[in-house]
Molecule: SAM riboswitch aptamer (S box leader)
Organism: Elusimicrobiota bacterium
RNA sequence: UUCUUAUCGAGAGUGGCGGAGGGAUUAGGCCCGAUGAACCCACGGCAACACGCCUUGAAAAAUUUUAAACUUGGGAGUGUGCUAAAGCCUGGCUUAUGAAUAGUUUUUAAGCCGCGAUGAGAG
Numbered sequence: 001u002u003c004u005u006a007u008c009g010a011g012a013g014u015g016g017c018g019g020a021g022g023g024a025u026u027a028g029g030c031c032c033g034a035u036g037a038a039c040c041c042a043c044g045g046c047a048a049c050a051c052g053c054c055u056u057g058a059a060a061a062a063u064u065u066u067a068a069a070c071u072u073g074g075g076a077g078u079g080u081g082c083u084a085a086a087g088c089c090u091g092g093c094u095u096a097u098g099a100a101u102a103g104u105u106u107u108u109a110a111g112c113c114g115c116g117a118u119g120a121g122a123g
Base pairs, nucleotide, nucleotide: 001123002122003121004120005119006118007117008116013043014042015041016040021032022031023030027090028089029088044083045082046081049079050078051077053075054074055073057071087115091113092112093111094110095109096108098106099105100104
């Protein structure tokens, strides 16, 4: 850097350093910030994507017992990630639905795609 795949309305902050920005990108909105933004560091926390371990359950084989592999749930650990607000909100198409209408515009919900973030795998 590219591709594939899963998830993204839940959850979880203090201190130090720093000194004016930040919320991915473009634009608009809205918000956070001198009662101290970003970056960086320390310690905590959240979650359960990956890994192996412990435990639990079922099926098959076996049938005396047990192991490997598979698998449901739980636990701690490791590698990451995250730790204001829905991925802060606003993209496109399709379907259903409500409203106004001359054309048409718009509300709500669902699905798919696009953009992005994170994990895992591959090049």